[in-house]
Transfer RNA from a Patescibacteria group bacterium, 73 nucleotides, folded computationally. NCBI's taxonomy places the organism under Bacteria, Bacteria candidate phyla. It matches the Rfam family "tRNA". By type it is a transfer RNA. The sequence was found in a public genome assembly.

RNA sequence: GGGCCCUUAGCUCAUUUGGUAGAGCGCCUCGUUUGCACCGAGGAGGUAAGGAGUUCGAAUCUCCUAGGGUCCA
Repeated sequence: GGGCCCUUAGCUCAUUUGGUAGAGCGCCUCGUUUGCACCGAGGAGGUAAGGAGUUCGAAUCUCCUAGGGUCCA
């Protein structure tokens, strides 16, 4: 320098080939307890690595950029 793959919540990952973004763990509140834990109920938290384009509509399709992995030179 070139090919391919990955980037979604604090962490690990879903999201059946375009239709208002979810789970488990973690966090907060309440109940339960003398108190803690467990358990039960509820809640907060991401405009999807960044930007542009296509489309009525993009996490999803296209291009560029950044980071990581891998192979070739």